[in-house]
Context: one part of a larger RNA
């Protein structure tokens, strides 16, 4: 100089601590481990891998097996020869492909024949094509992570024989190497903040398809004003801290983006792209069928419950996002419902999804394994799709398993948060979504403080490490 230390100091975080909610115990659901298996494709493994590549495995996807089949090949380029293309029918087969039969003559150049061409299709043969085959420890390119931590770093000068120091040491104060004073330092970069976007007030404008009509608000979109420690008090050399006015918002007003130098030879060769090594009648290609869905078990992440602050009927109220033409699909008929049937409007502030739940009233339930709780199990059907057996979602009827609040040790969370309660979109023919990404309605507690737990910053000390 760094690095570590059961040195030391000052300091910061849902780090402890106050608190309030959950998991770890059942069930199920989805991921991993192991086992299993012809395959159970591969990655992804402490933080910083396990609802994670995967914003959706029935076939497809699929890359994994078994069996059937090809070999210039499922795909580009060149080069030769035939023929437009393309369509239709049958026959074998599980398809893939393989026989046969028919229809059919187009464009361009050329006054027309002959004849070339362009695009397409089938054959032959050579160079090639093709690998989700290996190496993330040959790489780009991307991204987790320490951590939105407050740091990393340059030139000149200066001091040192030199590595290197100084600037970035002192003292205060910031969320902040923010900012003031100090000083052999004086300046500067990338960081920090600030420009960006959202929401929170007001105003001007301008409204259609919004409010039954008008007016004109709510509203919608666009321009603007607004906060700056500006004003006041107190402290304080200053910076800047506590209070206070006013004000819609007060000292970073709240949330989003936005991640410095570098750290983990970190992940990714399976998104893409690439160097090299490998395969070439196969590690390539095409289908059928099956597997990625198996199940003695063990972990992670959720739903769902164990009830009365609750189930249950039955009636009333109140969002916001966002999506829609091979599409959302209103009413009004069947049906007990999943759902069928005619079918209006709607490329959407105009139609449709779309009646939000939780909440409020009345009624039944009386503490029980029950009118709790649904799992598994039978049967009848719906719907999407060549096809729902391995392996789809829903509906009815019947069944009613476990479980009566979870040891030990653990987890996120400081305010429109937490906990609850439901809506919506992407992927998507359909759907294992209880995930994921968003929306709004209800709406707490608690923080005395930094001694200890764990992360991290500066200073400062030891050291047989680097």
């Nucleotide at each position: 100089u760094g690095a570590c230390g059961g040195g030391g100091g000052c300091c910061u975080g849902c780090a402890c601590a106050a608190g309030a909610a959950a998991g770890g115990g059942a069930u199920u659901a989805u991921g991993u481990g192991g086992u299993u298996u012809a395959a159970u494709u591969g990655g992804a493994u402490g933080a910083u891998a396990c609802g994670c590549c995967a914003a959706g495995a029935a076939c497809c996807u699929u890359a994994c097996c078994a069996g059937g089949g090809u070999u210039u090949g499922a795909c580009a380029u060149g080069c030769c020869u035939a023929g437009a293309a393309u369509c239709c029918c049958u026959c074998a087969g599980a398809a893939a492909u393989g026989g046969g039969g028919g229809a059919g003559u187009g464009c361009c150049u050329a006054a027309u024949u002959c004849a070339g061409g362009a695009a397409c299709u089938a054959g032959g043969g050579c160079a090639c094509a093709g690998g989700u085959g290996g190496u993330g420890c040959a790489u780009g390119g991307c991204u987790g992570u320490c951590g939105u931590c407050a740091g990393c770093u340059c030139g000149u000068g200066c001091g040192u024989u030199g590595a290197c120091g100084u600037g970035u040491a002192u003292g205060g104060u910031u969320a902040a190497g923010u900012c003031c004073u100090g000083c052999a330092a004086c300046g500067a970069g990338c960081g920090c903040a600030a420009c960006c976007c959202u929401c929170g007030u007001c105003u001007u404008u301008a409204g259609u398809u919004a409010a039954a009509u008008u007016a004109u608000c709510u509203c919608u979109a666009a321009a603007g004003a607004g906060a700056c420690u500006g004003c006041c008090a107190g402290u304080g050399c200053a910076a800047a801290c506590u209070g206070g006015a006013g004000g819609a918002a007060g000292g970073u007003g709240a949330g989003g983006a936005u991640g410095a130098c570098g750290u983990c030879a970190a992940g990714u060769c399976a998104g893409c792209a690439u160097g090299c090594c490998c395969c070439u009648u196969a590690c390539a290609c095409c289908c059928u069928g099956g597997g990625c869905g198996a199940c003695a078990c063990a972990c992670g992440u959720a739903a769902u419950a164990c009830a009365a602050u609750g189930g249950u009927u039955g009636g009333g109220a109140c969002a916001a996002u966002c999506a829609g033409a091979a599409g959302c699909g209103a009413u009004c008929c069947u049906g007990c419902a999943a759902a069928g049937g005619c079918u209006a409007g709607c490329a959407a502030a105009u139609c449709u999804g779309u009646u939000a739940a939780a909440c409020c009233c009345a009624g039944c339930c009386c503490u029980a394994g029950u009118u709790c709780g649904g799992a598994u199990u039978g049967u009848a059907g719906g719907c999407u799709g060549c096809a729902a057996c391995u392996c789809g979602c829903c509906u009815g009827c019947a069944u009613g398993a476990a479980g009566u609040c979870g040891g030990a040790a653990u987890u996120g969370c400081u305010a429109g948060u937490a906990a609850u309660c439901g809506c919506u979109g992407g992927u998507c023919a359909g759907c294992c979504a209880c995930a994921c990404a968003g929306c709004g309605g209800u709406g707490a507690a608690u923080a005395c403080g930094u001694u200890c737990c764990c992360a991290g910053g500066c200073c400062u000390u030891g050291u047989a490490c680097a």
Model confidence (mean pLDDT): 83 of 100.
Predicted 3D model of a 466-nucleotide part of an RNA (small-subunit ribosomal RNA, 3' major domain) from Borodinellopsis texensis.
It is recorded under the gene name rrs.
RNAcentral holds the full RNA, with entries from ENA and SILVA.